[in-house]
Predicted 3D model of RNase P RNA and transfer RNA as a complex of 480 nucleotides. It holds a member of the Rfam family "Bacterial RNase P class A". It is annotated as a ribozyme. The coordinates come from a structure-prediction model, not an experiment, and the mean pLDDT is 79.
């Protein structure tokens, strides 16, 4: 210098003008609750706020305890409120390497599947092939002339599984010995199974001994084993409550009386020109009505709502995830749903021009134009996954060069 | 905000590990028939099975993650 790998961080900045939302102050209105404002002040999205894939808090319902069903997880140890997450390790796979990836329990509990091809696909099997024996026939050779040897072909009865061939997969692999030909048939090494010792908390690793080898693959097929899970979700839930409908009570007021009723006042009607007076009515069984009231509860509103497994700094323990201690801080709470727009300067990126420099590839200053991602809270947290212009910091690896 | 379901030729669909480089109907194209059109007959084209990974010898089908579409949920029943 190039190529790469891992871990973190940022998510354009500053100023001005205008606008929006919560809260506080002030002012005005209002008995009040509260409403309003050319006013002032503070604060005002994210690393993913997203997908809603896991886990927890919280709330309501259910529940003696346990099981069944259903679902999830699945090497080991640790962390955590919990987890399917994280950290550290083991084993396997990939990479020259840094490093990355792994749904990584059980196939000697049972059931099921393994298409096509192939002889045979799980109680293995025999197409070509190899080999022994018998029979038939033929060829060659030998001779004591009807027998022997060798070889080819066909048939019958066996042996074998090395080689060929099929397949994703063919019943341990390689080599030597062995054999009629072969074969764990025997031996060595590797693999496998059993067992012992040592190291490790453990997954596991290292080593010794024994066994010729028995148990193909698939559990993201059913299933078995172990562990975990009651259900629903802030549109949970709690409170207030117009309207409408429903239930109940009362039917002008006061006094006396157990009550019927009586007295006084009030209102309406009649008589009457009008007032006084007199008379009648003011009943509640039904219909209708008025007033009061009750529970449920619609529209709507309030709470839940943001101080929390919180954030920052320091220090200690731990390889780390994380935990302990001390100090400091308060940091959106909307509900048709605010967090924006414009201007100026600066920063970064891209393109074009430009050409300082360079043998060259390339390319500094400067100028012009364009751009600055993904996206956006809605009860709150811990994770995972997905989207994302670019920039910065650190560790490590490989290649090349120079010293 | 929360909870479910679906995605296969242009359209509607079959499929549920191999018999499927995916079958059928309507539509489309070509030819035959007809003077011509329709109907009818024969043949053909048309699917990255929404996308990307994984499991398996083998995936439309099983598993995981995305994308797109649809439906439901406030109090009572």
């Nucleotide at each position: 210098g190039g190529a790469g790998u891992c871990c973190c961080g940022c998510a354009g900045g500053u100023g001005g003008u205008c606008g929006c939302g919560u809260c506080g102050g002030c002012g005005u209105c209002g008995c009040g609750a509260g409403a309003c404002g050319u006013c002032c002040g503070c604060c005002g999205a994210g690393g993913a706020a997203a997908g809603u894939c896991c886990g927890g808090g919280c709330u309501c319902c259910g529940c003696a305890g346990g099981g069944c069903a259903g679902g999830a997880u699945g090497c080991u140890g640790g962390c955590c409120a919990a987890c399917g997450g994280c950290c550290a390790g083991u084993c396997g796979a990939g990479g020259u390497g840094a490093c990355u990836c792994g749904a990584a329990g059980g196939a000697a509990a049972g059931u099921g599947c393994c298409a096509c091809a192939g002889a045979a696909a799980a109680c293995a099997g025999a197409c070509c092939g190899c080999c022994c024996g018998c029979c038939g026939c033929c060829g060659c050779g030998g001779c004591u002339c009807g027998c022997c040897g060798c070889g080819a072909c066909g048939g019958c009865a066996g042996g074998c599984a090395a080689g060929g061939g099929u397949g994703a997969a063919a019943a341990g692999g390689u080599g030597c010995g062995g054999u009629a030909a072969g074969a764990g048939c025997g031996c060595a090494c590797c693999g496998c199974c059993c067992u012992c010792u040592c190291g490790g908390u453990g997954a596991c690793g290292a080593g010794g001994g024994g066994g010729g080898c028995a148990c193909g693959g698939c559990a993201a097929a059913c299933c078995c084993c172990a562990u975990c899970c009651g259900g629903a979700g802030c549109a949970a839930g709690a409170c207030c409550a117009a309207g409408c409908a429903g239930g109940g009570a009362u039917c002008g007021c006061g006094g006396g009386g157990c009550a019927a009723c009586c007295c006084g006042c009030c209102g309406g009607c009649g008589u009457g020109a009008c007032c006084c007076g007199c008379g009648c009515c003011g009943c509640u069984u039904c219909c209708a009505g008025a007033u009061c009231u009750c529970g449920a509860g619609u529209c709507g509103g309030u709470c839940g709502c943001u101080c929390g497994a919180g954030c920052c700094c320091g220090c200690c323990g731990g390889c780390a995830a994380c935990g302990a201690c001390g100090g400091g801080c308060c940091u959106a709470g909307a509900u048709g749903a605010a967090u924006g727009a414009c201007c100026a300067c600066c920063c970064c990126c891209c393109g074009c021009g430009g050409g300082a420099g360079g043998c060259g590839a390339c390319g500094a200053a400067c100028g012009c134009g364009g751009g600055g991602a993904c996206a956006g809270a809605a009860c709150c947290c811990g994770g995972c996954u997905u989207a994302c212009a670019g920039c910065g910091g650190g560790g490590c690896u490989c290649c090349a060069g120079u010293g | 905000g929360c909870c479910c379901c679906c995605g296969u030729c242009g359209u509607c669909u079959a499929g549920a590990g191999g018999c499927c480089c995916a079958g059928g109907a309507c539509g489309c194209c070509a030819c035959c028939c007809u003077u011509u059109c329709a109907a009818g007959g024969u043949g053909g084209a048309a699917a990255u099975c929404g996308c990307g990974g994984g499991u398996u010898c083998g995936a439309a089908u099983c598993c995981c993650g995305c994308c797109g579409g649809g439906g439901g949920c406030a109090c009572c029943a």